A computed fold for a 351-nucleotide part of an RNA from an uncultured Campylobacterota bacterium, annotated as small-subunit ribosomal RNA, central domain.
It matches the Rfam family "Bacterial small subunit ribosomal RNA". Rfam links the family to the GO terms structural constituent of ribosome and ribosome.
Context: one part of a larger RNA
RNA sequence: CUGGGCGUAAAGAACACGUAGGCGGAUUUUCAAGUCUUGAGUGAAAUCCUAUGGCUUAACCAUAGAACUGCUUGAGAAACUGAAUAUCUAGAAUCUGGAAGAGGUAGAUGGAAUUAGUAGUGUAGGGGUAAAAUCCGUAGAUAUUACUAGGAAUACCAAAUGCGAAGGCAAUCUACUGGGACAGUAUUGACGCUGUGGUGUGAAAGCGUGGGGAGCAAACAGGAUUAGAUACCCUGGUAGUCCACGCCCUAAACGAUGAAUGCUAGUCGUCGGGGAGCUAAUGUCUCUUCGGUGAUGCACCUAACGGAUUAAGCAUUCCGCCUGGGGAGUACGGUCGCAAGAUUAAAACUC
Numbered sequence: 001c002u003g004g005g006c007g008u009a010a011a012g013a014a015c016a017c018g019u020a021g022g023c024g025g026a027u028u029u030u031c032a033a034g035u036c037u038u039g040a041g042u043g044a045a046a047u048c049c050u051a052u053g054g055c056u057u058a059a060c061c062a063u064a065g066a067a068c069u070g071c072u073u074g075a076g077a078a079a080c081u082g083a084a085u086a087u088c089u090a091g092a093a094u095c096u097g098g099a100a101g102a103g104g105u106a107g108a109u110g111g112a113a114u115u116a117g118u119a120g121u122g123u124a125g126g127g128g129u130a131a132a133a134u135c136c137g138u139a140g141a142u143a144u145u146a147c148u149a150g151g152a153a154u155a156c157c158a159a160a161u162g163c164g165a166a167g168g169c170a171a172u173c174u175a176c177u178g179g180g181a182c183a184g185u186a187u188u189g190a191c192g193c194u195g196u197g198g199u200g201u202g203a204a205a206g207c208g209u210g211g212g213g214a215g216c217a218a219a220c221a222g223g224a225u226u227a228g229a230u231a232c233c234c235u236g237g238u239a240g241u242c243c244a245c246g247c248c249c250u251a252a253a254c255g256a257u258g259a260a261u262g263c264u265a266g267u268c269g270u271c272g273g274g275g276a277g278c279u280a281a282u283g284u285c286u287c288u289u290c291g292g293u294g295a296u297g298c299a300c301c302u303a304a305c306g307g308a309u310u311a312a313g314c315a316u317u318c319c320g321c322c323u324g325g326g327g328a329g330u331a332c333g334g335u336c337g338c339a340a341g342a343u344u345a346a347a348a349c350u351c
Stems, first nucleotide, its partner, number of pairs: 004322003007305002012319001014201004021194003025088003029084003033081002035077008049065006091191001092188003095184003103177007110154001115149007125136002162169002206247006215241002220236004258318006266296012279283001300307002324351003333344004
C1' cells in the first nucleotide's frame, strides 16, 4: 500500500460558515468526451508463458507459437456518467398567518441576604471546633431596632422543561435583533449535500490598560492536628472573581458517538404547533398529525457492556482521524502570542 477500523480497546477536529474539489432529484430531444462492439496500424530484441529440440540430466541454449492487458486511428451503439436543450415539483429557498422560548446585545428598575458605617436599646461575653486555640469584645462586642453606603448574585416558580452551532443562557421591564417549529399552500425551479486550505465563534484560568472591590478566596500569615504536616480543620488575607476595551484559544470543550439523506415493530411520558370529536361555553377529556426532548423494548448490530426511528440497524455521499507500549504530544524547525504558552510534529534508544 491493500485490507480493517474510530461510544468504552489506538482513532470524530471544541463548534459553525464557506472556497477549491468530490458527490448530486424527475421527464424530453440531441451530441458522443467517458463507456461498449468491431476493423486497421503499431506495440524492437531479450525476458515471462506454452510446445518441440540440443548439450549424459538439470541449470543453460535454440526454434516456433502465444502474449506484450498499451498507444494511435476508422466505423458503429446510446442504457449509464458527461455536455447541450426544453420542461417539471417530491429536495432546497422565499412569501403569508397565529403561537413558543433562561437565544443575543444595550439600557433602566426591584426585593431578599452578606459586609461596613452612623444612631438607639442592652451587658459580658461572642466566635469557632471532634475538642481547642489563634481571633473579636468593658475604648461596650455578640444580640436587637432604624437609617445610610457599596458590590455581587438573582430564592420560590424549576421540571425527565425550554432556547442556542458549540461554548453557553435564569429577578423584572423596555428597545434593537438572530434562529427554529407548525399551518396555508402563493412564488422560484435543483438554486442541493459535504467541505483540504481559509474565516469567524469559543467555559474556566491566565495576560495588558483603566475602573471597581460586598462576599468568596490561590499565594501568604497565624492557630490546631501530627513523629513530621510546606495538607485536610480554624482565624485572617492579597491577586483573582465583577465592568470596559484588547489578547490568550485550551478542557472529561462528553452523547468520550462528524455532517447530510433515505429506509426499518411497538408501548409509555413530556414540550411547541395544527386537525377532528365529545362535553358544553371554553374548563377539561379522547383520537390523530408534524417537530423537539426522555423512558422502555423487537428485528438487527455489538467482544461484551449496551445501542435500538434522536441507531452503535440497513445503505449512499463527503470530510476528519487511527496503525503495539514507553520515549512523547516531547526535541528541533516553522507559524501564532506581550508572556504563559498554543499549534504542527519526529528520531535514537528500550520492552